[in-house]
Molecule: FMN riboswitch aptamer (RFN element)
Organism: Halodesulfovibrio aestuarii
RNA sequence: UAUUCUCAGGGCAGGGUGUAAUUCCCUACCGGCGGUAAUCCUCUUUAGGAAAGCCCGCGAGCGCUUCGCUUUGCGAAGGACAGCAGAUCUGGUGUGAUUCCAGAGCCGACGGUUAGAGUCCGGAUGAAAGAGAGUA
Numbered sequence: 001u002a003u004u005c006u007c008a009g010g011g012c013a014g015g016g017u018g019u020a021a022u023u024c025c026c027u028a029c030c031g032g033c034g035g036u037a038a039u040c041c042u043c044u045u046u047a048g049g050a051a052a053g054c055c056c057g058c059g060a061g062c063g064c065u066u067c068g069c070u071u072u073g074c075g076a077a078g079g080a081c082a083g084c085a086g087a088u089c090u091g092g093u094g095u096g097a098u099u100c101c102a103g104a105g106c107c108g109a110c111g112g113u114u115a116g117a118g119u120c121c122g123g124a125u126g127a128a129a130g131a132g133a134g135u136a
Base pairs, nucleotide, nucleotide: 001136002135003134004133005132006131007130014026015025016024028119029118030108031107032058033057034056035055039050040049041048042047053106054105061084062083063081064078065077066076067075068074069073088104089103090102091101092100110122111121112120
C1' cells in the first nucleotide's frame, strides 16, 4: 500500500396537570469515534495504558447536486457537497489547564404519536467515524 473478516451508542426511576403526555411541568437519567493532557496506574525506566458530551476534528440523519423511472413521488450515485447539525463559565493550583480539583450551568438529527420526545416507536437484522485481527 492492497485486500478479507470481526467488532463498533447510552438513557424517564418518582411526582404533577390532563380525555390523552416515558413528549408539557418539577425532578431523574445518558454521553459514539480520533486528537490533545500538568492527573492517575503499570513498568523490564526504553516505555506502555486510562482520562474532555459542551477545545480541535469526524460519523450516522436531514437536506443538496447529478442520473434514472411507472414523476405531487420513488430509486441509485456523490464528502476534491454549500446549508441544518448542538452546548462552559466561575473560582483554586500552577510557568502552563475551556482537559486536573471545587462549584454552578448548558446541549442533543429526521419521521411517527390520543399532546410538543436526547431517553418511546420507526428507517435500522441498516450505515458509519473508527478499533482489532488475518493475508499478500